RNAcentral holds the full RNA, with entries from ENA. The part of an RNA shown here (small-subunit ribosomal RNA, central domain) has 350 nucleotides and comes from an uncultured bacterium. The prediction has a mean pLDDT of 89.
[in-house]
Context: one part of a larger RNA
RNA sequence: UUGGGCGUAAAGCGAGCGCAGGCGGUUCCUUAAGUCUGAUGUGAAAGCCCACGGCUCAACCGUGGAAGGUCAUUGGAAACUGGGGAACUUGAGUGCAGAAGAGGAGAGUGGAAUUCCAUGUGUAGCAGUGAAAUGCGUAGAGAUGUGGAGGAAUACCGAUGGCGAAGGCAGCCCCCUGGGAUAACACUGACGCUCAUGCACGAAAGCGUGGGGAGCAAACAGGAUUAGAUACCCUGGUAGUCCACGCCCUAAACGAUGUCAACUAGUUGUUGGUAGAGUAAAAUCUAUGAGUAACGUAGCUAACGCGAGAAGUUGACCGCCUGGGGAGUACGGUCGCAAGAUUAAAACUC
Repeated sequence: UUGGGCGUAAAGCGAGCGCAGGCGGUUCCUUAAGUCUGAUGUGAAAGCCCACGGCUCAACCGUGGAAGGUCAUUGGAAACUGGGGAACUUGAGUGCAGAAGAGGAGAGUGGAAUUCCAUGUGUAGCAGUGAAAUGCGUAGAGAUGUGGAGGAAUACCGAUGGCGAAGGCAGCCCCCUGGGAUAACACUGACGCUCAUGCACGAAAGCGUGGGGAGCAAACAGGAUUAGAUACCCUGGUAGUCCACGCCCUAAACGAUGUCAACUAGUUGUUGGUAGAGUAAAAUCUAUGAGUAACGUAGCUAACGCGAGAAGUUGACCGCCUGGGGAGUACGGUCGCAAGAUUAAAACUC
């Protein structure tokens, strides 16, 4: 490289937007670049292939033929691909309508609880563990009442519930704002799909500057345990966790399953729509398209399992894999304040 693959064996970029590129719905007209076809020219000789012949045969050699092209010029064909033109509505999108939602940003605010402070009552313990001790407490703790401060998180509702591209998102209210689904009609008329480079997003931890700091808690200190115990357990406790702004750019960033489209038995839940039946109103039933779950047929799979939300049957485009270790390392480049990230080998070895 070809081939074969990528849920779990190596392999789907963390996720999106998107230029170039690749691919692209239906009908008609046209063109003739691709495509198909004819002719002419050319494709040296030798070689390969075929036939005949010469060395006793063969190798070898001679003669003739055939073949050989992403070739050039020219004549034609017009189904398909491409180019141009015209039209269409199914793909895509816009408008109108009523609903759902922890989707995002900002501002405000509530209650419970922990801690601390002040103060009242009150007295000898509290706390902690497998058992203890360190620790706190007669300078009055713990318990309990009242008042106050401050920070962080939002019990119940709450759900194999919802929303978001992913990361993720949860008290309540206000303001600004994104997206999706549904139903009927109207409109635009292929405007689409995917996407190397690129851009913006991206948990936690970490970093810079300035705030904040209740609880928790790396580091650290002490007490235990133990042969030891730089741990597990206990008492403390600083960064951090929180906020603003700016970086970092990684995760078992997982559905370990790229995005888009089409097709292919059913059954049962559930969320939010719509239409119809039903009802006094509900409940309930039926249909439908959108999500989310549990089974399951065909089929697929090494098996496990997947099974219309496919890992089934196909198409378009991108990414990635190629024995284990060395190694996601070294060197170099790029990025970063740093930590480091990213790109990414080889020797050697089994």